[in-house]
Molecule: Bacterial large signal recognition particle RNA
Organism: Oscillospiraceae bacterium
């Protein structure tokens, strides 16, 4: 080192998931490859030598094993955005409200702001007018057949007779009742009164008179402070989407390097 026949090995490899944990069947990425048959996700068969079972090809090497690099391609984590969902009014927004202030606008203002002082109404209580309300009296009309009052016809009774007597109806005046409106008179009652007297009160408001004399007021806008509000914005916290970046980790193909039987012959 050649030639020939074995055997080891090889005939796909990887993520996530799942699983004590290893592999397969499902899902996903790859590749210059592409073994067959039977098991199989409410799973199938194994144990760190980690698919079982049975068949077939390949086979010492460019094709096996390792180990560096490279990078498809997956995963987690952070950072950033969106959305959703919860919480936070002690969130330096924003919305309501309250309170102050008096820069701006704005009313009032020498036909006197605002303040001082006096007197007074507003308020209470007495007591009185008035008004209105009601209710009597007063006037007017009406008004008792019996049980008003006056005359009493007629008619009865008593008398010799004049004349007397009870005494219906009708008349007339009434009483009890009814009906009317205005005056006046009496009683009464109230959320009525530019009303009178008195006493009282005296924060607030209103008004006379004198006096100083220029601001004065807080309607708007602005500023400050309180309170309250989860509708918006924010701030936090979870969860999902979706790319970007960084980190970590798993890593297929290519590339590099190394390494690695067994017998016979020559």
């Nucleotide at each position: 080192c050649c030639g020939c026949a074995c055997u080891a090995g090889u005939c796909g490899g990887g993520g996530a998931g799942a699983u004590a944990g290893c592999g397969g069947u499902g899902c996903c990425c790859u590749g210059u490859c592409g073994c067959c048959u039977g098991c199989a996700a409410u799973c199938c068969g194994c144990u760190a030598u980690a698919g079982c079972a049975g068949g077939g090809a390949u086979g010492a090497a460019g094709c096996c094993c390792g180990g560096c690099c490279c990078c498809a391609g997956g995963a987690u984590c952070a950072u950033u955005g969106a959305u959703g969902u919860g919480c936070c009014g002690u969130u330096a927004g924003g919305c309501c409200u309250c309170g102050g202030u008096a820069a701006g606008c704005g009313g009032c203002a020498a036909u006197g702001a605002g303040g001082a002082a006096u007197c007074g109404g507003u308020c209470c209580c007495g007591c009185g007018c008035a008004a209105c309300g009601g209710a009597a009296a007063c006037c007017c009309g009406u008004g008792a057949a019996u049980c008003a009052u006056g005359u009493c016809a007629g008619g009865c009774g008593g008398g010799g007779a004049a004349c007397c007597g009870a005494g219906c109806a009708g008349c007339a005046u009434u009483a009890a009742g009814c009906g009317g409106a205005a005056c006046u008179u009496u009683c009464u009652g109230u959320g009525u009164g530019c009303c009178g007297c008195g006493g009282g009160g005296g924060c607030g408001c209103c008004g006379u008179u004198u006096c100083c004399g220029a601001g004065u007021u807080g309607g708007c806008u602005g500023c400050c402070g309180g309170u309250g509000u989860a509708c918006c914005a924010g701030g936090c916290a979870u969860a999902u989407c979706a790319a970007a970046u960084g980190a970590u980790u798993c890593a297929a193909a290519a590339g590099c390097c190394g390494g690695u039987g067994u017998g016979c012959g020559g």